[in-house]
């Protein structure tokens, strides 16, 4: 200098006018108490404003998906088993997670590092397309052997012996076909083969040693044991696991809106028992009906609906404010140009000119994943090449 790696910080500025929402303050209207006062009204604490005025506050890093856990409300709940759903290598943190940090294994990179939905297929079952003869207690298509049995030749007096065929058989050594075809290489051994025997080697079970908390790591030895993959097919084993969720909840509470207790009153019955239909008056008006007032015995206690608050926050909910114009600065991008620097040069930086800033908006709170993001800045480490 050039390509990588792994981690963090920001993610437009500044001013000037304008607007928006919460909240102290103070005014201002308006509503009831209270005092004062013939009264007008004045004062004095309240409380209500979609008023005004001045101060303060006012989105993110993901506010997004809503995926996992927890607070926190309310309903269910002896206990144990099934059934069902999660979760899967090991330690640890963590209020909890299916999050992190660390390591172990496997994988991938020259490396720095990155990746992994990583528990059991030697406990059952049940799959494995196409191809291909065969796809799991293995197969015989091509090949290759035909020792043995068998057919025929030829030799012998026979016993037999020697050729030949490729019928029976037998062979997983080569070909082929596949993602896979039941260990490799080498000697022996066979009719031809073959762990059929042996050496090594690689796998896997089992056993001893040592070393780690522990996943597991290094070492020795037995055993020819050589056992395909798929659990994101069923299952198997360990652990975890009650439901809805701020439209949860919870306080207050009004109507001639339904109607629960209870006592007084009246009315009527022999007693149960009833307290109804309504009525008036005003305005609107499609001329049926509406809508507003009284009036329908009272009183007193319950309960719930509309409604308001709280729940709930140093933005905050209410169908949702956090903005808009302006001027001046700007990153990326785009074009010019070769006087200046570097470079043979192309061509970069400086320098002229355009140009204007991603992804996206809280909604009970947090803890995390995980998905979008123009772009700019710091560090960490590794590789190549160069110089000195």
């Nucleotide at each position: 200098u050039g390509a990588g790696u792994c981690g963090g910080u920001c993610g437009g500025g500044u001013g000037a006018c304008c607007g928006c929402g919460g909240c102290c303050u103070c005014g201002c209207u308006g509503u009831a108490c209270g005092a004062g006062g013939a009264a007008a009204c004045u004062c004095g604490a309240a409380u209500a404003g979609a008023c005004g005025a001045u101060g303060u506050c006012g989105a993110g890093g993901a506010a997004g998906g809503u995926c996992g856990g927890g607070g926190c409300u309310c309903c269910a709940c002896a206990g144990g088993u099934c059934a069902g759903a999660g979760u899967g290598c090991u330690g640890g943190c963590u209020a909890a997670c299916g999050g992190c940090c660390a390591g172990u294994c496997g994988g991938g990179g020259c490396g720095a590092c990155c990746c992994g939905c990583a528990g059991g297929a030697a406990a059952g079952u049940g799959c494995c397309a196409c191809a291909g003869a065969g796809a799991a207690c293995a197969a015989a298509c091509c090949g290759c052997c035909g020792a043995u049995g068998g057919g025929c030749c030829g030799a012998g007096c026979a016993a037999u012996c020697g050729g030949c065929c490729a019928c029976a058989g037998g062979u997983a050594a080569g070909g082929g076909u596949g993602a896979a075809a039941c260990g490799g290489u080498g000697c022996g051994g066979u009719a031809a083969g073959a762990g059929c025997g042996c050496a090594c080697c690689a796998g896997c079970a089992c056993c001893c040693a040592g070393g780690g908390u522990g996943a597991c790591c290094u070492g020795g030895g037995u055993g020819g044991c050589u056992c395909g993959g798929c659990a994101a097919a069923c299952c198997c084993c360990a652990c975890u696991c009650g439901g809805a969720g701020c439209a949860a909840g919870g306080u207050c509470a009004a109507g001639a809106c339904g109607g629960g207790g209870a006592g007084a009153c009246g009315g009527g019955u022999g007693a149960a028992c009833c307290g109804c239909c309504u009525c008036c008056g005003a305005c609107c008006c499609u001329c049926g009906g509406g809508u507003c007032g009284g009036u329908a015995u009272c009183u007193c206690c319950g309960g719930g609906u509309a409604g308001a608050c709280c729940g709930c926050a140093c933005a905050g909910a209410u169908g949702g404010a956090u903005g808009g114009u302006c001027a001046c600065c700007g990153a990326a991008c785009g074009g010019g140009a070769c006087c200046c620097u570097g470079g043979u040069a192309a061509c970069a930086g400086a320098c002229c000119c355009g140009g204007g800033a991603a992804c996206a908006g809280a909604a009970c709170c947090c803890c995390g994943c995980c998905u979008a993001c123009a772009g700019a800045c710091c560090g960490u480490c590794u590789c190549a090449c160069c110089c000195a």